Source information:
Predicted 3D model of a 524-nucleotide part of an RNA (small-subunit ribosomal RNA, 5' domain) from Bacteroidales bacterium UBA6828. The prediction has a mean pLDDT of 82. Rfam family: Bacterial small subunit ribosomal RNA. Its family is annotated with ribosome and structural constituent of ribosome in the Gene Ontology. NCBI's taxonomy places the organism under Bacteria, Pseudomonadati, Bacteroidota, Bacteroidia, Bacteroidales. The RNAcentral record of the full RNA draws on SILVA.

Context: one part of a larger RNA
RNA sequence: GGAUGAACGCUAGCGACAGGCCUAACACAUGCAAGUCGAGGGGCAGCACGGGGUAGCAAUACCCGGGUGGCGACCGGCGCACGGGUGCGUAACAGGUGUGCAAUCUGUCCAUAAUCGGGGAAUAGCCCGGCGAAAGUUGGAUUAACGCUCCAUGUGAGCAGAAGCCGCAUGGUUUCUGUUUGAAACGUUAAGGAUUAUGGGUGAGCACGCUUCUGAUUAGGUAGUUGGUGGGGUAACGGCCCACCAAGCCGACGAUCAGUAGGGGUUCUGAGAGGAAGGUCCCCCACAUUGGAACUGAGACACGGUCCAAACUCCUACGGGAGGCAGCAGUGAGGAAUAUUGGUCAAUGGGCGAGAGCCUGAACCAGCCAAGUCGCGUGAAGGAUGAAGGUUCUAUGGAUUGUAAACUUCUUUUAUUCGAGGGUAAAGUGUGGCACGUGUGCCAUAUUGCAAGUAUCGAAUGAAUAAGCAUCGGCUAACUCCGUGCCAGCAGCCGCGGUAAUACGGAGGAUGCGAGCGUUAUCC
Numbered sequence: 001g002g003a004u005g006a007a008c009g010c011u012a013g014c015g016a017c018a019g020g021c022c023u024a025a026c027a028c029a030u031g032c033a034a035g036u037c038g039a040g041g042g043g044c045a046g047c048a049c050g051g052g053g054u055a056g057c058a059a060u061a062c063c064c065g066g067g068u069g070g071c072g073a074c075c076g077g078c079g080c081a082c083g084g085g086u087g088c089g090u091a092a093c094a095g096g097u098g099u100g101c102a103a104u105c106u107g108u109c110c111a112u113a114a115u116c117g118g119g120g121a122a123u124a125g126c127c128c129g130g131c132g133a134a135a136g137u138u139g140g141a142u143u144a145a146c147g148c149u150c151c152a153u154g155u156g157a158g159c160a161g162a163a164g165c166c167g168c169a170u171g172g173u174u175u176c177u178g179u180u181u182g183a184a185a186c187g188u189u190a191a192g193g194a195u196u197a198u199g200g201g202u203g204a205g206c207a208c209g210c211u212u213c214u215g216a217u218u219a220g221g222u223a224g225u226u227g228g229u230g231g232g233g234u235a236a237c238g239g240c241c242c243a244c245c246a247a248g249c250c251g252a253c254g255a256u257c258a259g260u261a262g263g264g265g266u267u268c269u270g271a272g273a274g275g276a277a278g279g280u281c282c283c284c285c286a287c288a289u290u291g292g293a294a295c296u297g298a299g300a301c302a303c304g305g306u307c308c309a310a311a312c313u314c315c316u317a318c319g320g321g322a323g324g325c326a327g328c329a330g331u332g333a334g335g336a337a338u339a340u341u342g343g344u345c346a347a348u349g350g351g352c353g354a355g356a357g358c359c360u361g362a363a364c365c366a367g368c369c370a371a372g373u374c375g376c377g378u379g380a381a382g383g384a385u386g387a388a389g390g391u392u393c394u395a396u397g398g399a400u401u402g403u404a405a406a407c408u409u410c411u412u413u414u415a416u417u418c419g420a421g422g423g424u425a426a427a428g429u430g431u432g433g434c435a436c437g438u439g440u441g442c443c444a445u446a447u448u449g450c451a452a453g454u455a456u457c458g459a460a461u462g463a464a465u466a467a468g469c470a471u472c473g474g475c476u477a478a479c480u481c482c483g484u485g486c487c488a489g490c491a492g493c494c495g496c497g498g499u500a501a502u503a504c505g506g507a508g509g510a511u512g513c514g515a516g517c518g519u520u521a522u523c524c
Stems, first nucleotide, its partner, number of pairs: 001524004006520005013376005019369002021334001026332003030329003035078003040075002043071002047069003051064005085287003095211007104204002109200008117151004127140005156181011213259003220250003225247008262284004266277004289310005312323004340366001342365003348362001349360004379410004389401005415461006424451001427448010468513005473494003479508005489496002
């Protein structure tokens, strides 16, 4: 000198863009953050519409009935493994990079081929009971499905046998024969859906080469350890696990142990080489109070799922139960220190749905904070009787503050008031029509904007609403007076102060930067 997720002191007009618990992965009140589908199902708790009955002249009141829209709870499907958070752990195939899988899986999506025949038993809900303070639980009767299950069907897949072709070893692949194995209906007022197989795509898993902090005041470490045979398990290879056999394996090219730490793209600095950092954004990993475990599923050993154990908090009728903000806000605590218990799904994206639509603290916006970068302003021109006042000197006078002020003439960025107000929607959705030919495109029409009447533009008013901070001995730009008298104090280093201190405190003046300026901390 540059830099910062900064803090502190003094000061403070505005806007745009980006940023905001670095500490206690400490504990959390409250609200929200993952639902959706009635075009899968039985149904009807509540709402609306229409219907029937009773009373009544009528208005109306009560009752009945799933008839319709729709729909609480329930069964079922898909999603909840994404998105969002944090950096505890991890020195490791975790990350980066490059290969390989003839050792693998892949819901939804795309393409191709084939099929969708016949039966059965339950169960939730509803109804009737029991237990319990509650959370909840239990018995009986009855019922449905794209739920479950049995049989048939074999393009295919597994197993056994035969033949051909190919390869980087184990081996891979094609054809034929025998045997085992699958599906779910609904609708035609309208869309589709399911199963099997192959290929693609996407995503994931595994293995390997190189690389990735410090310490030798850590030198030996290791028994599932190293390898083999056989088996189990897995989507898959493998001591991954098991039985048996052998005695290996790693290590001064630093094993083991200890400490520290998420890794990278990148960021800061530097002419570069290098050094340091890993906040925001993107990719990967790990974790979800602590430890362990599996279930479901295409995918989890699952943040807002389950079970067990532990600590903590809460409820209790003392028998027993409930909970997990390292999601968004917010609270307490810790700390030098870090924001609103805001708005909207309008756009982008995601989930479900045929769609309308619903959900979305993702996202987009708004609020707070000079915490950063950039931009703008706090006026401009003229104006010497060089005014008054202040300070100072060699003091009837001069110097300086200083064109500074007053005063004259302008301007109106900004501010206040009034008015107009685009674009984010060239998109999307509904309806109608047309074209191609079964879901696309085009046209017409209706409609959808949180931010917000914001940005922006125009008019009016009037210099009107807006300057500080640090320093002035040398390094280092900028000097005099007064006070103090080794005191009070200053200080980054040298050092200053003991009676004329340009170094302390004040004043005047000056210098530097400027809505900031200094100090502290850290890195180069």